[in-house]
């Protein structure tokens, strides 16, 4: 340099064919339970869906460029 893959919550990830209020587990905070802690149960918060454009009535999802990481080739 070329091609391909990945990028979604603090972490690990799901999200099928464009239409749901963007989700799960772990973690965090609060409460319950307990003499206390842990376990367990309940509730809550936390997201520019890598960035910028485009298409569309509507984009995490489709298109383009770029950024970061990885793999292969040179």
């Nucleotide at each position: 340099g070329u091609g391909c893959c990945u990028g979604u919550a603090g972490c690990u990830c799901a999200g099928u064919u464009g239409g749901a209020u963007a989700g799960a587990g772990c973690g965090a905070g609060c409460g319950g339970c307990u003499u206390c802690u842990a376990c367990c149960c309940g509730c809550u918060a936390g997201g520019u869906c890598g960035u910028a454009g485009g298409u569309u009535c509507g984009a995490a999802u489709c298109c383009u460029a770029c950024c970061a990481g990885g793999c292969a080739c040179a």
This is a predicted structure of a 74-nucleotide RNA (transfer RNA) from a Candidatus Anderseniibacteriota bacterium. Rfam family: tRNA. It is annotated as a transfer RNA. The organism belongs to Candidatus Anderseniibacteriota, within Bacteria.